RNA sequence: CGCUCAUCGAGAGCGGCCGAGGGACAGGCCCUUUGACGCCGCGGCAACCAGCGAAGACCGAACGGCCAUUGGCCCGAGGGUUGGAGCCAGGUGCCAAUGCCUGACCGAUGAGCA
Numbered sequence: 001c002g003c004u005c006a007u008c009g010a011g012a013g014c015g016g017c018c019g020a021g022g023g024a025c026a027g028g029c030c031c032u033u034u035g036a037c038g039c040c041g042c043g044g045c046a047a048c049c050a051g052c053g054a055a056g057a058c059c060g061a062a063c064g065g066c067c068a069u070u071g072g073c074c075c076g077a078g079g080g081u082u083g084g085a086g087c088c089a090g091g092u093g094c095c096a097a098u099g100c101c102u103g104a105c106c107g108a109u110g111a112g113c114a
Stems, first nucleotide, its partner, number of pairs: 002113007013042005021031003025103004043095003047092003051087002056082004064074004099106001
């Protein structure tokens, strides 16, 4: 870089450096010398992956109990499968506005694949 799938209306600061653009693109509309964007330090958020994992559902079941029979019923410690509320903050990611709105064969992020 490419392919597949999923998600993108919630959430998230302070300080330092730089100095004119930035919000991917087009049209809008916004942010920005009251210093944006970007970089650094500390901090935070919790979308995906990882770890832990509740309720519920299904399977079967030790011991025990009841009826009064060659069986039937009840209870149910412990076990297996599934499930995924929540916890955590390890890997990524993110911390203006619904991916800012609209459009497009659009973009971003995560997981997997080659």
A computed fold for a 114-nucleotide RNA from an Actinomycetes bacterium, annotated as SAM riboswitch aptamer (S box leader). The coordinates come from a structure-prediction model, not an experiment, and the mean pLDDT is 84.